[in-house]
Predicted 3D model of a 687-nucleotide part of an RNA (large-subunit ribosomal RNA, domain II) from a Candidatus Saccharimonadota bacterium. Its Rfam family is "Bacterial large subunit ribosomal RNA". Rfam links the family to the GO terms ribosome and structural constituent of ribosome.
Context: one part of a larger RNA
RNA sequence: UCCAGCGAGUUAUUUGCAUACGCAAGCUUAAGCCAUUUGGCGGAGGCGUAGUGAAAGCGAGCCUGAAUAGGGCGUCUAGUGUAUGUAAAUAGACCCGAAACCGAGUGACCUAACCAUGGUCAGGCUGAAGCGUGGGUAAAACCACGUGGAGGGCCGAACCGUAGUGAUCUGCAAAACACCCGGAUGAACUGUGGUUAGAGGUGAAAUGCCAAUCGAACUCGGAGAUAGCUGGUUCUCCUCGAAAUAGCUUUAGGGCUAGCGUUGUACGGUAGGAUAGUGGGGUAGAGCUCUGUUUCGGACUGGGGCGCGUGAGCGUACUCACCCUUGACAAACUACGAAUACGCUAUCUGGAACUACAGCAGUCAGAACGGCGGGGCUAAGCUCGUCGCUCGAAAGGGAAACAGCCCAGAUCGCCAUCUAAGGUCCCUAAGUCUACGCUCAGUGGGAAACGAGGUGAGAUUUCUUAAACAACGAGGAUGUUGGCUUAGAAGCAGCCAUUCAUUUAAAGAGUGCGUAACAGCUCACUCGUCAAGAGAUCUUGCGCGGAAAAUGUAACGGGGCUUAAGCGUAGCACCGAAGAUGCGAAUGUGUACAUUUUAUUAUGUAUGCGUGGUAGAGGAGCGUUGAUAUCUGCAUUGAAGUCGAACCGCGAGGUUUGGUGGAGCGUUAUCAAGUGAGAAUGCUGGA
Numbered sequence: 001u002c003c004a005g006c007g008a009g010u011u012a013u014u015u016g017c018a019u020a021c022g023c024a025a026g027c028u029u030a031a032g033c034c035a036u037u038u039g040g041c042g043g044a045g046g047c048g049u050a051g052u053g054a055a056a057g058c059g060a061g062c063c064u065g066a067a068u069a070g071g072g073c074g075u076c077u078a079g080u081g082u083a084u085g086u087a088a089a090u091a092g093a094c095c096c097g098a099a100a101c102c103g104a105g106u107g108a109c110c111u112a113a114c115c116a117u118g119g120u121c122a123g124g125c126u127g128a129a130g131c132g133u134g135g136g137u138a139a140a141a142c143c144a145c146g147u148g149g150a151g152g153g154c155c156g157a158a159c160c161g162u163a164g165u166g167a168u169c170u171g172c173a174a175a176a177c178a179c180c181c182g183g184a185u186g187a188a189c190u191g192u193g194g195u196u197a198g199a200g201g202u203g204a205a206a207u208g209c210c211a212a213u214c215g216a217a218c219u220c221g222g223a224g225a226u227a228g229c230u231g232g233u234u235c236u237c238c239u240c241g242a243a244a245u246a247g248c249u250u251u252a253g254g255g256c257u258a259g260c261g262u263u264g265u266a267c268g269g270u271a272g273g274a275u276a277g278u279g280g281g282g283u284a285g286a287g288c289u290c291u292g293u294u295u296c297g298g299a300c301u302g303g304g305g306c307g308c309g310u311g312a313g314c315g316u317a318c319u320c321a322c323c324c325u326u327g328a329c330a331a332a333c334u335a336c337g338a339a340u341a342c343g344c345u346a347u348c349u350g351g352a353a354c355u356a357c358a359g360c361a362g363u364c365a366g367a368a369c370g371g372c373g374g375g376g377c378u379a380a381g382c383u384c385g386u387c388g389c390u391c392g393a394a395a396g397g398g399a400a401a402c403a404g405c406c407c408a409g410a411u412c413g414c415c416a417u418c419u420a421a422g423g424u425c426c427c428u429a430a431g432u433c434u435a436c437g438c439u440c441a442g443u444g445g446g447a448a449a450c451g452a453g454g455u456g457a458g459a460u461u462u463c464u465u466a467a468a469c470a471a472c473g474a475g476g477a478u479g480u481u482g483g484c485u486u487a488g489a490a491g492c493a494g495c496c497a498u499u500c501a502u503u504u505a506a507a508g509a510g511u512g513c514g515u516a517a518c519a520g521c522u523c524a525c526u527c528g529u530c531a532a533g534a535g536a537u538c539u540u541g542c543g544c545g546g547a548a549a550a551u552g553u554a555a556c557g558g559g560g561c562u563u564a565a566g567c568g569u570a571g572c573a574c575c576g577a578a579g580a581u582g583c584g585a586a587u588g589u590g591u592a593c594a595u596u597u598u599a600u601u602a603u604g605u606a607u608g609c610g611u612g613g614u615a616g617a618g619g620a621g622c623g624u625u626g627a628u629a630u631c632u633g634c635a636u637u638g639a640a641g642u643c644g645a646a647c648c649g650c651g652a653g654g655u656u657u658g659g660u661g662g663a664g665c666g667u668u669a670u671c672a673a674g675u676g677a678g679a680a681u682g683c684u685g686g687a
Base pairs, nucleotide, nucleotide: 001687002686003685004684005683006682011091012090013089014088015087016086017085018084019083020082021081022080023079026047027046028045032041033040034039051058052057061073062072063071064070094232095231097229101222102221103220104219105218106217112196113195114194115193116192117191118190119189120188121186123155124154125153126151130147131146132145133144134143135142159183160182161181164179165178166177198214200210201209202208207216235621236620237619238618239617240616245258246257247256248255249254259363260362261360262359263358264357265356266355270353272349273348274347275346276345277344278343279342285336286334287333291330292329293328297324298323301321302320303319304318305316306315307314308313366391367390369388370387371386372385373384374383375382396407397406398405411585412584413583414582416581417580418579422575423574424573425559426558427557431572433571434570435569436568437567438566444561450545451544454542455541456540457539458538459537460536461535462534463533471529472528473527474526475525477502478501479500482496483495484494508523512521513520586611587610588609589608590607591606592605593604594603595602622676624673625672626671627670628669629668631666633665634664641660642659643658644657645656646655647654648653
């Protein structure tokens, strides 16, 4: 990992509701007894038949109250017993799962410490005290040489240990092995026997050790502890079909009530929609009267500051406020004010989609997208509110791929038709379609500020056969080097200005380059040559630059595309989905008719509307084991089981038949459950 088997809403009591049946103003027994497969007795008790009040009590009324008021609860009848289903409560209560807590015991053969009694430590080295002899002294001290054999002394086997490294790490081994290393007469090591026990012991102390277990051992028991947590929870078909919100919560991943679902009963112009009318509003917008913010100009009124003055007071290129005027801003501004939304009324629609009561739920982590807003950075696949939509619980087509985007809601079948979004050169179904334009950038097929004689369209305006624009030929002068300044300043550092005047076809007291200053080049301006358009500004379409990333083109899905297969406008045709239509079939529900039934009960026909679906509610069935009856059922002329095949049923499944097998098994009706397996790191066995 696979296979087979086992494996989870049960049982009891009580209560509510629904259904069925019995009896009915009544219904019914419990324990027990007698019989005994099943029946009978048993009326204690329970529920109902009258309520109300705290109660005394009163009573179709009672209570409150001073009340003959008002109000509260009642009266005007239907219950009760059994069974089934469902839910709740109490029990382990759908199953498995803790870490823990408590009790009673078992452990010191491992290990910690201690007690008693034994044992062990090759060899070598060092050479303390004491003592002896000699020297020495008054005597000592002291010195030398011997002797001696001390020491948690030294080196190093046994023995004890394990700091480092290697190797091992499905090992030789649940800690071993190899090398190297520490202690090795001691606080040494060790045999045997004994002592200390879990709220404890022992500990040269590491929370260490107490039998491979230790922040509290192990065994059994309380015990199926508890688990608002995780996982799992077994056959089929049909009808409907949510929520991820509010309030409260030692509450936030849990609950309770409401909301939203479902089933039943009741409810007959209900809900909803359209149109019209009628209401209140203070949002969008707008506005600036108010509350605040704020701009330009003005006037001069008042206050403050400053200056002058002994003072009265005066002055003020300072400042604030008011006033007039110009222009603005606001969620917590409004003398205004929509669209929508909401309430009500009328009319027309609308056939349950409404509302009420009763049973049963699930939901309380939501997500993206679009509109309007708050927070944030007008950041986030961010966060919060609200309105909508899809996903959730929705498959199909499109968006290359892509829960939440676009189209569209799958009962089933068809080698039929039409469309939606989106598409129609090839991959790839359908136009290399039509008409008129644009784009040259592969723009299309990623991006801004900003930049540019890219190019198309429109508008305004200036010059122009009295010759424009460009080009070429020529001129571009004089007073004058204007004045000032300056070392110099001569058109051209800077300052000044009736920037003037003269000669002119025209020529600035000078447009730029240039010089130290001059010079020089050039422009404005003018003439000539030439001959027809030239220039400026604005709006707009499509393009260009701006444009750098990590495996490999890699920013159209690809190929590839340029009067497109790109973009814009207009048009026709086609393709395209589980949409719509057609034909056939199934099923739910309403209506009508026919037949039928104890019963609007069942069947059939016709017809209308339906049939995506998680949690969940409701309905109808299949199969397994057993029981009671039944078929006066089947079976060695072959049961069950098992391996095939064909057929029937929407399906769970069923029937027939062939092989195998070798002794039991079924139909129908009803009943009762140890009643259905793929998942639980499920359990047991096997491969």